This is a predicted structure of a 73-nucleotide RNA (transfer RNA) from Vicugna pacos. The coordinates come from a structure-prediction model, not an experiment, and the mean pLDDT is 81. Lineage of the source: Eukaryota > Deuterostomia > Sarcopterygii > Amniota > Vicugna. RNAcentral holds the sequence, with entries from Rfam.
């Protein structure tokens, strides 16, 4: 410099081949307990990496861009 590849909740990570999305673990509140623990209920937390395009609608399709991984020279 030239493919490929990943980007979603604090972390780790799914789903949707277009009608605003979840699990696990951390977290808050309750039950249990003399306490913690573990168990149970129950809740919050997300501009789906940025800017444009398309479209009646885009996290998902199409271009640019940033960044992580990895092949080639």
């Nucleotide at each position: 410099g030239g493919g490929g590849u990943u980007a979603u909740a604090g972390c780790u990570c799914a789903a949707u081949a277009g009608u605003u999305a979840g699990a696990g673990c951390a977290c808050a509140u309750g039950c249990u307990u003399a306490u913690c623990a573990u168990g149970c209920a129950c809740g919050a937390g997300g501009u789906c990496c940025u800017g444009g395009g398309u479209u009646c609608a885009a996290u998902c399709c199409c271009c640019g861009g940033u960044a992580c991984c990895u092949c080639c020279a």